[in-house]
RNA sequence: CUCUGAUAAAGGCAAACUUUUCGCAAGAAAAGGACGCAAAACUACAGGGUCCUAAAUAAUGGGACAGCCAGUUGCCGUA
Numbered sequence: 001c002u003c004u005g006a007u008a009a010a011g012g013c014a015a016a017c018u019u020u021u022c023g024c025a026a027g028a029a030a031a032g033g034a035c036g037c038a039a040a041a042c043u044a045c046a047g048g049g050u051c052c053u054a055a056a057u058a059a060u061g062g063g064a065c066a067g068c069c070a071g072u073u074g075c076c077g078u079a
Stems, first nucleotide, its partner, number of pairs: 005076001012037002017032006035067001041072003047069002049065006
C1' cells in the first nucleotide's frame, strides 16, 4: 500500500417502540430505548430503486428514504 474482518484492542452508531414538536403525507428532530451494524460516517442533481403528494390509475411536477442497492471517505491491524 492492497485485499480483508480476527473468540483482538480503542472506541462509535442506534432499529422497533414510547413521549413531545414539525409536516397533507412519506418522513424529520429531541429524549428515552437497543434490533442490529466493519463503515448503520457522508452523498438524494453520480446512478438505480422504493415511498408520499397533485393529477386519472397516465404523462409530468413537487417532496421523502442511504439501516434498499450503490458512489465517496475513514479507525485498528489478522493474513
c-di-GMP-I riboswitch aptamer from Thermincola ferriacetica, 79 nucleotides, folded computationally. Of the family's consensus pairs, 95% are formed in the model.